[in-house]
Context: one part of a larger RNA
């Protein structure tokens, strides 16, 4: 030096990003116990006292066991009183011993105030336990049963030996008040009149081929070659017509994806603008919070706490960018959450210094 432990004068968070750590409490009876509050809860809130051992009280109270007997009976192996024996106390009164009686260990600190999530629960095996993620509750939506939906190529299985007080999806997230406007895009239901449309259907005209003519040429006189026009058939294409769902169109849907405006003037101090005016929009953000887990300017401005507060708490509202199930806004209880105080307590600190084990180095 380093690790584990242990003690400290006088101060007592001055330490530090933070009281991390460490201290401080602590058992059990008895006494008390606030705001709030969903009346359960908050509570062990908080905050006081007491506790050892010995006489007495007193072998009392009370238990345990319950024969004989008695008395009652539904006549049961019933029920009720009922000694001996054995555990055996609080309260109380005296008394005594140490520094200390829960005598050692083991065994909550606490209290205000705010944010977020109701709640107990769940998670990142091995850097995150939360404010993530589940949750009862809500709400839309799909699904009539060979359900939807899911897995699988099928067969088949789950769904469910279930049947809309049932299964699936999807958002929210106890519980209280509450979710406003906007359907112009997107989805998603619903319409069919019209415009578009595929396969298919249909085959107008066209190519191609060519038995048969026609020219022409050549020789071995009926053959061969060249040129032309050409049916039937094969064959290659092919317009028109018809011809679904979708798309377009036409409504509806927002606890569907989603969105909720700009300039200008105005009041008899000044400022501000309830009100006018204009543009633009689907529609221009209600109620409620609001410098907030959201404010950039910003340590915003004014209060409170502090001697002094970039953090905190209450307002104010100019919201760079809050806002209502991507829920808003409270909310008593919870919480190894995170914020700020405060009261005990303390080697965290002023500021260190001893003891005790260990481990390393170093001398010997």
């Nucleotide at each position: 030096u380093c690790c584990u432990g242990g003690u400290a004068a006088a101060g007592g968070a001055a330490c530090u990003c933070g009281g991390c750590a460490a201290a401080u409490u602590g058992g059990c009876c008895c006494c008390g116990u606030a705001a709030c509050u969903u009346c359960g809860g908050g509570a062990g809130a908080a905050g006081g006292g007491g506790c050892g051992c010995c006489u007495c009280c007193a072998g009392u109270a009370g238990g345990u066991u319950g024969a004989a007997g008695g008395c009652c009976u539904u006549c049961g192996c019933g029920g009720c009183u009922g000694a001996a024996g054995c555990c055996c106390a609080a309260a109380g009164a005296g008394g005594u011993c140490g520094c200390a009686g829960a005598g050692a260990a083991u065994a909550g600190a606490c209290u205000c105030g705010g944010g977020c999530g109701a709640c107990u629960g769940u998670u990142u095996a091995c850097c995150a336990a939360a404010a993530a993620c589940a949750c009862a509750g809500g709400u839309c939506u799909c699904u009539g049963c060979u359900a939807a939906g899911u897995c699988g190529c099928a067969a088949g299985a789950c769904g469910a030996a279930a049947u809309a007080u049932a299964g699936g999806g999807a958002c929210u997230g106890a519980c209280a008040c509450c979710u406003g406007c906007c359907c112009g895009g997107u989805g998603c239901c619903g319409g069919a009149a019209g415009g578009u449309u595929a396969a298919g259907u249909a085959g107008a005209g066209g190519g191609g081929u060519u038995a048969u003519c026609c020219c022409g040429a050549a020789c071995u006189u009926g053959u061969u070659c060249g040129g032309g026009a050409g049916a039937a058939g094969c064959u290659c294409u092919g317009a028109a017509a018809c011809g679904a769902a979708g798309c377009c169109c036409c409504g509806g849907u927002g606890a569907a994806c989603g969105g909720c405006g700009g300039c200008c003037g105005u009041a008899a101090c000044u400022a501000u603008a309830a009100c006018g005016g204009u543009c633009c929009u689907a529609a221009g953000g209600u109620a409620g919070c609001g410098a907030a887990a959201u404010u950039c300017c910003u340590u915003g401005u004014c209060g409170g706490g502090u001697a002094a507060g970039u953090u905190c708490c209450g307002a104010c509202c100019c919201g760079c960018a809050c806002g209502a199930a991507u829920g808003g806004u409270g909310u008593a209880a919870c919480g190894a959450c995170u914020u700020g105080a405060g009261u005990a307590c303390u080697g965290u600190c002023u500021c260190u210094a001893c003891c005790a084990g260990g481990a390393g180095a170093c001398c010997a």
Annotation
The part of an RNA shown here (large-subunit ribosomal RNA, domain IV) has 364 nucleotides and comes from a marine metagenome. Its mean pLDDT, the model's own confidence on a scale to 100, is 85. Rfam family: Bacterial large subunit ribosomal RNA. RNAcentral holds the full RNA, with entries from SILVA.